[in-house]
Molecule: Glycine riboswitch aptamer
Organism: Pseudomonadota bacterium
């Protein structure tokens, strides 16, 4: 000091499942005030269905290792969480930046 490896920060891309039903409540339209038709938009709460690729969990493929026991852990699996119009968020990928470790 150049690839490749780990971390992080930023930019670009990124799936997948009902814009689902019921109930209460603010709101926004009319109105001088009572009050009013329906419709957006917000939130809570209960109900049914469904999605996995933040996280989590697994009796787990599959990988190590001082081997019958230990240790890691998937894109599989379960769906706590979290999601099912948009937005947000997103495993992963491509860039560029900083650091680390490593070898030469």
């Nucleotide at each position: 000091g150049c690839c490749a490896c780990c971390c992080g920060c930023g930019c670009g891309g990124g799936a997948g499942a009902g814009a689902g039903c019921g109930a209460g409540g603010c709101u926004c339209c009319c109105g001088a005030a009572a009050g009013g038709a329906u419709g957006g938009g917000c939130c809570u709460c209960g109900c049914c269905g469904c999605c996995g690729a933040a996280g989590g969990c697994g009796c787990a493929a599959c990988c190590g290792g001082c081997c019958c026991c230990c240790g890691g852990a998937a894109a599989c699996g379960c769906u706590c969480a979290g999601g099912c119009a948009a937005a947000a968020g997103g495993g992963c990928c491509g860039c560029g930046c900083g650091g680390g470790a490593a070898u030469u």